[in-house]
Context: one part of a larger RNA
RNA sequence: CGUUGGAAAAUUGAGAGGAUCUGACUCUAGUACGAGAGGACCGAGUUGGACAUACCUCUGGUGUAUCUGUUGUCACGCCAGUGGCACUGCAGAGUAGCUAUGUAUGGAUAAGAUAAGCGCUGAAAGCAUCUAAGCACGAAACUGACCUCAAGAUGAAUUUUCCUUUAAUGGUCGUAGAAGAUGACUACGUUGAUAGGCUACAGGUGUAAAGGCAGUAAUGUCAAAGCCGAGUAGUACUAAUUACCAAUAA
Numbered sequence: 001c002g003u004u005g006g007a008a009a010a011u012u013g014a015g016a017g018g019a020u021c022u023g024a025c026u027c028u029a030g031u032a033c034g035a036g037a038g039g040a041c042c043g044a045g046u047u048g049g050a051c052a053u054a055c056c057u058c059u060g061g062u063g064u065a066u067c068u069g070u071u072g073u074c075a076c077g078c079c080a081g082u083g084g085c086a087c088u089g090c091a092g093a094g095u096a097g098c099u100a101u102g103u104a105u106g107g108a109u110a111a112g113a114u115a116a117g118c119g120c121u122g123a124a125a126g127c128a129u130c131u132a133a134g135c136a137c138g139a140a141a142c143u144g145a146c147c148u149c150a151a152g153a154u155g156a157a158u159u160u161u162c163c164u165u166u167a168a169u170g171g172u173c174g175u176a177g178a179a180g181a182u183g184a185c186u187a188c189g190u191u192g193a194u195a196g197g198c199u200a201c202a203g204g205u206g207u208a209a210a211g212g213c214a215g216u217a218a219u220g221u222c223a224a225a226g227c228c229g230a231g232u233a234g235u236a237c238u239a240a241u242u243a244c245c246a247a248u249a250a
Base pairs, nucleotide, nucleotide: 001152005163006162007161008160009159010158011157015149016148017147018146021049022048023047024046025045026044027043033038051106052105053104054103055102059100060099061098062097066093067092068091069090070089071086072085073084074083075082076081111143112142117137119135120134169246170245171244172243173189174188175187176186177185194239195238196237197235198234199233200232201231203228204227205226211222212221213220214219
């Protein structure tokens, strides 16, 4: 822009794509078969491999400054206590998020029409013959079935609801996001929990400083302390103010 008034939702599915894999073991059964040696079809179950999709409860990884320890040096006048730099100085842990080697799930099963093939009835050809008429089976291939997209399907579909000139609705703007290069998408904007802050909790680190006590001292203890990015819940303290624009057609 179109879909022939403008919108908001919910659908149908023409069509398109994806998936389709496979091993071993147990039972049936040491059965059928076979002189024996050996040894099934069919059917039922268990457990794997590779592949695919989703996720982070578990097991791990990462987690550039969340916590702790520590070396050298500089600074805060000094002690104590801290901060800067040295690959994140080095080292030990580690929330959220992301992630695989982790977890979960999947390829199940009808059905239709068939291929090779197996047949029934059956003439031409008094017999025979699956075929000439007719009928019944038969595969991971085909159509469907399963998953995803899908009305620009210009053949532009359907249903419901809203609006009628200060319209419905949408946008600008702001607070943000499990959304994101930018657009877009999603949530919220005081009739408010959208983000920050604060409080509580979870979780991480591992027992802060100052002081008291014990000890000559190192140190121990009062003390599961102190500190903390992303998590959960609550709370209007702060910021989402006021407003403007498009649409206005049959």

About this RNA: The prediction has a mean pLDDT of 86. The part of an RNA shown here (large-subunit ribosomal RNA, domain VI) has 250 nucleotides and comes from a Bacteroidota bacterium. Its Rfam family is "Bacterial large subunit ribosomal RNA".